[in-house]
RNA sequence: CACUUAUCAAGAAAGGCUGAGGGAUAUGGCCCGAUGAAGCCUUGACAACCUGUUUCACCCAAAUGAAACAAGGUGCCAACUCCAUUCCUGCUUAACUGCAGGAACAGAUAAGUC
Numbered sequence: 001c002a003c004u005u006a007u008c009a010a011g012a013a014a015g016g017c018u019g020a021g022g023g024a025u026a027u028g029g030c031c032c033g034a035u036g037a038a039g040c041c042u043u044g045a046c047a048a049c050c051u052g053u054u055u056c057a058c059c060c061a062a063a064u065g066a067a068a069c070a071a072g073g074u075g076c077c078a079a080c081u082c083c084a085u086u087c088c089u090g091c092u093u094a095a096c097u098g099c100a101g102g103a104a105c106a107g108a109u110a111a112g113u114c
Stems, first nucleotide, its partner, number of pairs: 002113007013043005021032003026085004044077001046075001049073003052069006081106001086103006
């Protein structure tokens, strides 16, 4: 990099260095940003995917399932993955006009496979 599975409406910031961009990509929109963006470092928090520990169910046991903890591996800490884009459905409109819902595509994260 590719593929598979699961999740994506919740949650959670301080300090230091630095100095102009940032919100994945393209377009449009809407936002964040010198009251300091992105990045790096430290600490902390959040979460509970994997490991671990404990308890319960089943049980001879293991496996499996559920719950708790948060020690380890990741992740994450503006806005739903910021919103729309393609398709379908319903209502609506002069009209892909607008609204709502669903699916897809793309992406992110985890675990696994080659």